[in-house]
């Protein structure tokens, strides 16, 4: 120096739970029936519609409105669910080059 064996370790590879994030759906929304409250109130039950879509369809604050009746409105803000993309990672494998010993 070369080759072989063994050992440790590693670039790395597969993988993708979970988490994070972006996009689409839907506007956490529209309509109807029944019941309930009443300016300290403004809600409850059900049905239909809305989505290449399962589920959900409510909460809070502020403002307005309704002079006691049956009807709420506007603005802001807070999710879940479905599908798709990106990203992180547990776990597992790890022959290389190189290193150590023989």
């Nucleotide at each position: 120096a070369c080759a072989g064996u063994u050992g440790a370790a590693u670039a790395g590879u597969c993988g993708a739970a979970u988490g994070u994030u972006c996009g689409u759906a839907u506007a956490a929304u529209g309509u109807c029936g029944g019941g309930a409250a009443u300016a300290g109130g403004g809600c409850c039950c059900g049905a239909c519609g809305g989505u290449u879509u399962c589920u959900a369809c409510c909460g809070g604050a502020c403002c307005g409105c309704c002079g006691u009746a049956a009807a709420c409105g506007g603005u802001c803000u807070g999710a879940c669910u479905a599908c798709g993309g990106a990203u992180u990672a547990a776990u597992a494998c790890a022959c290389a080059c190189g290193c150590a010993a023989c």
A computed fold for a 102-nucleotide RNA from Alkalicoccus chagannorensis DSM 18086, annotated as Purine riboswitch aptamer. The coordinates come from a structure-prediction model, not an experiment, and the mean pLDDT is 76. NCBI's taxonomy places the organism under Bacteria, Bacillati, Bacillota, Bacilli, Alkalicoccus chagannorensis. Its Rfam family is "Purine riboswitch aptamer". For this family Rfam cites "Structure of a natural guanine-responsive riboswitch complexed with the metabolite hypoxanthine" (Batey et al., Nature, 2004). Of the family's consensus pairs, 100% are formed in the model.